[in-house]
Context: one part of a larger RNA
RNA sequence: GAACAAACGCUGGCGGCGUGCCUAACACAUGCAAGUCAAACGAGAAAGCUCCUUCGGGAGUGAGUAGAGUGGCGGACGGGUGAGUAACACGUAGAUAACCUGCCUUCGAGUGGGGGAUAACAGUUGGAAACGACUGCUAAUACCGCGUAAAGCAUUAGGUACCACGGUAUCUUUUGUGAAAGGUGGCCUAUCCUUGGAAGCCAUCGCUCGAAGAGGGGUCUGCGCACCAUUAGCUUGUUGGUGAGGUAACGGCUCACCAAGGCUACGAUGGUUAGCUGGUCUGAGAGGAUGAUCAGCCACACUGGGACUGAGACACGGCCCAGACUCCUACGGGAGGCAGCAGUGGGGAAUCUUGGACAAUGGGGGAAACCCUGAUCCAGCAACGCCGCGUGAGUGAUGAAGGCUUUCGGGUCGUAAAGCUCUGUCAGUUGGAACGAAAGCAACGAGCAUCAGAUCCUCGUUGUUGACGGUACCUUCAGAGGAAGCACCGGCUAACUCCGUGCCAGCAGCCGCGGUAAUACGGAGGGUGCAAGCGUUGUUC
Numbered sequence: 001g002a003a004c005a006a007a008c009g010c011u012g013g014c015g016g017c018g019u020g021c022c023u024a025a026c027a028c029a030u031g032c033a034a035g036u037c038a039a040a041c042g043a044g045a046a047a048g049c050u051c052c053u054u055c056g057g058g059a060g061u062g063a064g065u066a067g068a069g070u071g072g073c074g075g076a077c078g079g080g081u082g083a084g085u086a087a088c089a090c091g092u093a094g095a096u097a098a099c100c101u102g103c104c105u106u107c108g109a110g111u112g113g114g115g116g117a118u119a120a121c122a123g124u125u126g127g128a129a130a131c132g133a134c135u136g137c138u139a140a141u142a143c144c145g146c147g148u149a150a151a152g153c154a155u156u157a158g159g160u161a162c163c164a165c166g167g168u169a170u171c172u173u174u175u176g177u178g179a180a181a182g183g184u185g186g187c188c189u190a191u192c193c194u195u196g197g198a199a200g201c202c203a204u205c206g207c208u209c210g211a212a213g214a215g216g217g218g219u220c221u222g223c224g225c226a227c228c229a230u231u232a233g234c235u236u237g238u239u240g241g242u243g244a245g246g247u248a249a250c251g252g253c254u255c256a257c258c259a260a261g262g263c264u265a266c267g268a269u270g271g272u273u274a275g276c277u278g279g280u281c282u283g284a285g286a287g288g289a290u291g292a293u294c295a296g297c298c299a300c301a302c303u304g305g306g307a308c309u310g311a312g313a314c315a316c317g318g319c320c321c322a323g324a325c326u327c328c329u330a331c332g333g334g335a336g337g338c339a340g341c342a343g344u345g346g347g348g349a350a351u352c353u354u355g356g357a358c359a360a361u362g363g364g365g366g367a368a369a370c371c372c373u374g375a376u377c378c379a380g381c382a383a384c385g386c387c388g389c390g391u392g393a394g395u396g397a398u399g400a401a402g403g404c405u406u407u408c409g410g411g412u413c414g415u416a417a418a419g420c421u422c423u424g425u426c427a428g429u430u431g432g433a434a435c436g437a438a439a440g441c442a443a444c445g446a447g448c449a450u451c452a453g454a455u456c457c458u459c460g461u462u463g464u465u466g467a468c469g470g471u472a473c474c475u476u477c478a479g480a481g482g483a484a485g486c487a488c489c490g491g492c493u494a495a496c497u498c499c500g501u502g503c504c505a506g507c508a509g510c511c512g513c514g515g516u517a518a519u520a521c522g523g524a525g526g527g528u529g530c531a532a533g534c535g536u537u538g539u540u541c
Stems, first nucleotide, its partner, number of pairs: 001541004006537005013389006019382002021347001026345003030342003035073003040070002048061005080300003090224007099217003104213008112146001114144002121136006152177003157172006182205006191198003226272003233263003238260008275297004279290004302323005325336004353379001355378003361375001362373004392422004402413004426482001428477001431474002436468001440464008485530005490511003496525005506513002
C1' cells in the first nucleotide's frame, strides 16, 4: 500500500447492487418448511336452508362435499451445517470384458382367464393417554395362482472370432423355468342383443416383457493433495492362494482350509490440525495466505448402533434398540429432536423480520383444472461492503463584524460571509403509471384426422392471471430551503503558531517527547488528508 463475512470510537443525507452467528455440531417455547391423485377403490357425514309433522321426528338440498381409510407416485430432490474425515474424501486423467438405473425418449411384442383376503365401516371390549384386542361385512391399478410369449436364467449338444492359453465375446440347438391392470371420454361402420347399449370399435392415460438412448449413480486405478522423526518400526483377516457364501457388481467383503507373508527413511505406524475443489485476497511475476457469499463433490442430522421399504436410503422434518436431556402421566406407561425459515435463551467484540406471494423460475402430485412448495421471487433491519449522487452555482472588497495573532504598522480566517442574480439533483408535495405475462383455461372460428362425429392435435381472435406495488419511471408545486464529519500537523509523513502544564499530567507505530520559552502533553486559532464517512484494533499478502 492492498484486502476483509470484521469489531470498537466519533459522526451520519439519499439511492442501486451485494452481504449479514467466523464463537456453543449449545439447548430450544411457538408457527410454518411434503404433499398430491375421486380419471385406481369401497364407504361417507354435519351445520345451514326448504318442506312435511302425530312435535317424537321425517324428506329434500347441502353433497358424493368435508374429514378419514385402502391403493399409486413423491417424501433419497430441494433446504441446512462443516462435527467427523489426511482418505480414492477431493481434483485430474482413465477403467468397468466386474455393475445398477424409477420417471423421460425411440423401437418391437403383449394386455387372456380366475381366486382368496383385508382396512375403512358396524358391534363388543382394554387403557388416564399414546394406542390397541376380538367378532362380522366389503372394493380395487392392493394380493395370489393358471394360460400364452421372447429375452434372461439353469441345462444338452455343436460351431466361430480373439487371446495373456486361464478364458472372454458370440451363433445354432434340447428341456425346464419364465409377465401384465385397468381407468376415462366417445361411437354404431361391421359382430351380439336392437329407441339404444355392449365384453364390439375409436381416442387417450396407464400396465407387462424385451432392445436401445439420455440423464443419474456404484466400484476400481495412475498422478496430485498439511505439520511433527523431540513419532522408527507397524500388521494376524494381517499378505496371498483354493473353495464356499454374499453383493447390482470385482474384491478377505465374510467364512473354512493352506502358505507366511504384506508395509516402511521415496517416511510406514503414531500424534496434531483440517471438509476438498472451481475460486478469493495479495503480488510485476514466481509465490504466499485462504476456502464466507456463488458453483461442483463429500460427510453429518440429539449421541452410538441397526436394518426395513424402495429404482434409489442404511433415510434431517421414517422405523427399531441403547444412552443423555426435556416434557406429559391416573405412576401402569407414553412423547420429542430447528446443523430447514423466522424466532428465544446462552456463549461472544460481533451477525437481521416469529414479514408477503406462489405473479415469475424451478420442483412434487394430477389427464387437466388445480393443490403443495420458509426452494425461489420479493419486502423489512444493519454505512457491513462496493458503486453513484447530493449537502448548491455565479457574482460579490469597505478586504465588514468577530476570532486568532502581532515587531501594534499589520497579518490571517477570506470571496469566505452578508448582499445581488440564478438553478432545482436528492428529500418533501400533486397527478399519472409500468416492463417483468409466456403459458394454462374459457368462448368463438379455421384446419388435420376418422366409417362418422366428438375428444385429441395445429393455428387465429377475444377474455382472464402481478407478491413486489400505486413501487420504478414520468409529472406538478414550493423554495437554498432539510443534509459534514473524522483523523492528523517533531522526523518517517502532507500540514505551525499562541496559551496552559512543568520528568507532573500525559503522548507514543519506530526513533522518542515532557524537569519554565514544548511546532511531540491539554486547549485554541490556523493548516493538511480523506469524506458519508474517518480513525483504531485484529488478520492476510
This is a predicted structure of a 541-nucleotide part of an RNA (small-subunit ribosomal RNA, 5' domain) from a metagenome. Model confidence (mean pLDDT): 83 of 100.